Context: one part of a larger RNA
Molecule: small-subunit ribosomal RNA, 3' major domain
Organism: uncultured bacterium
RNA sequence: UGACGGGGACCCGCACAAGCGGUGGAGCAUGUGGUUUAAUUCGAAGCAACGCGAAGAACCUUACCAAGUCUUGACAUCCUUCUGACCGUCCCUUAGUCGGAACUUCUCUUCGGAGCAGAAGUGACAGGUGGUGCAUGGUUGUCGUCAGCUCGUGUCGUGAGAUGUUGGGUUAAGUCCCGCAACGAGCGCAACCCUUAUUGCUAGUAGCCAGCGGUUCGGCCGGGCACUCUAGUGAGACUGCCGGAGAUAAUCCGGAGGAAGGUGGGGAUGACGUCGAAUCAUCAUGCCCCUUAUGACUUGGGCUACACACGUGCUACAAUGGUGGUAACAAAGUGAUGCAACCUCGUGAGAGUAAACCAACCACAAAAAUGCCAUCUCAGUUCGGAUUGUAGUCUGCAACUCGACUACAUGAAGCUGGAAUCGCUAGUAAUCGCAAAUCAGAAUGUUGCGGUGAAUACGUUCCCGGGUCUUGCACU
Numbered sequence: 001u002g003a004c005g006g007g008g009a010c011c012c013g014c015a016c017a018a019g020c021g022g023u024g025g026a027g028c029a030u031g032u033g034g035u036u037u038a039a040u041u042c043g044a045a046g047c048a049a050c051g052c053g054a055a056g057a058a059c060c061u062u063a064c065c066a067a068g069u070c071u072u073g074a075c076a077u078c079c080u081u082c083u084g085a086c087c088g089u090c091c092c093u094u095a096g097u098c099g100g101a102a103c104u105u106c107u108c109u110u111c112g113g114a115g116c117a118g119a120a121g122u123g124a125c126a127g128g129u130g131g132u133g134c135a136u137g138g139u140u141g142u143c144g145u146c147a148g149c150u151c152g153u154g155u156c157g158u159g160a161g162a163u164g165u166u167g168g169g170u171u172a173a174g175u176c177c178c179g180c181a182a183c184g185a186g187c188g189c190a191a192c193c194c195u196u197a198u199u200g201c202u203a204g205u206a207g208c209c210a211g212c213g214g215u216u217c218g219g220c221c222g223g224g225c226a227c228u229c230u231a232g233u234g235a236g237a238c239u240g241c242c243g244g245a246g247a248u249a250a251u252c253c254g255g256a257g258g259a260a261g262g263u264g265g266g267g268a269u270g271a272c273g274u275c276g277a278a279u280c281a282u283c284a285u286g287c288c289c290c291u292u293a294u295g296a297c298u299u300g301g302g303c304u305a306c307a308c309a310c311g312u313g314c315u316a317c318a319a320u321g322g323u324g325g326u327a328a329c330a331a332a333g334u335g336a337u338g339c340a341a342c343c344u345c346g347u348g349a350g351a352g353u354a355a356a357c358c359a360a361c362c363a364c365a366a367a368a369a370u371g372c373c374a375u376c377u378c379a380g381u382u383c384g385g386a387u388u389g390u391a392g393u394c395u396g397c398a399a400c401u402c403g404a405c406u407a408c409a410u411g412a413a414g415c416u417g418g419a420a421u422c423g424c425u426a427g428u429a430a431u432c433g434c435a436a437a438u439c440a441g442a443a444u445g446u447u448g449c450g451g452u453g454a455a456u457a458c459g460u461u462c463c464c465g466g467g468u469c470u471u472g473c474a475c476u
Stems, first nucleotide, its partner, number of pairs: 002475001004472002007470007015460002019424005026315008034306002042053002064301007073125001077124002079121006088103002091100002106115003127290002130288003136284002138279003141275001143273001148187006154163003167178003193267004198235007207225001212222003238261001241255005317417001321376007333364003338357001343352003383414001388409007430452007
């Protein structure tokens, strides 16, 4: 100087408190441990591993296992020799690769050869998801979007170092003001960026009977760009104005005007560093190791096992509800190997046919909670839907191991969950659906989108984490 203290002072944070809803009990989904296995590939491990890498394991993926194969190799460059094609199609064999046969049969040329392709050979080499993240780069998590971390010159100290950065106020903030042996500066904070909330102008193949006419009653047509909207450019918020407090400061409290008020809401943005944190399996890479195998190919299996334990979720236990009928109201996306309307068939998943749309034009598309009407009447039920049987649909070479969905039948546990523990301060929690990425098919996950829409915060004594100053110290 730091680190630490069940030392002190001050301050902050859904940290506690005040509230609302969960998890922990049940069934299932998913990840992990363990066990099992020929294999159940590998990594991730308190917070910061465990719906994590994986934005999607039937084959492939795939790295694992069994069996069968290859050895200059599945992939790259070079050398020597030979051929002129190669590709493709068909046949035999096989589980399949490998292998054999038939058809097919290049270009330029100075005729030496060159290019390209194939075969054979020889080595140089290829190859390795083999090891080491404690040899590394790059990337990432975390403290933490916490307010800190430093430097130059000067001054002080023998020196390590100190000062500045401390102090009085103030702030979300080392934010700003005042003071001060300091004066300045840098990385952070803030602002500049995107989006959302209001509005002017510009522009109308989406919107409007707003005002006029027609109408098959559909903005459908004429017509118009006023409004909504779209998307480009501007305006707007700055403690700017008023009053009070304060040190005549910074700033704080209240008010006006305003769509919005004191950082308006949200996002992106993550300082110096810490954890020998994570990743050699994204990639790159040193060293070590394998080289007829730790490389490569194929078929089948496994990653999906199951006495059990844990994490994260979904569905429930019902009447603020279930069921049936009927009537409304979104946003954001996606679509050509695509999204697919209407119509017909099917109880249904779907099938057939097929219009329009490279999409503000057509389609996915029905929003659902909600309202109204009817029924159930407190039961393990018309709650709940696991499990199981049968029959099917779709994708795909192929759903046995091991897919999703449909119909009929079946109808388990579960009557609100111990100790404990988690999230959330406003368009938030809770609740309700919709879409997308990945993707042939396969979400209760993830990422986004909107609909309905609360309660509570006295406060900082305590728990947890953090910041500043100070003190002790057996550590540095």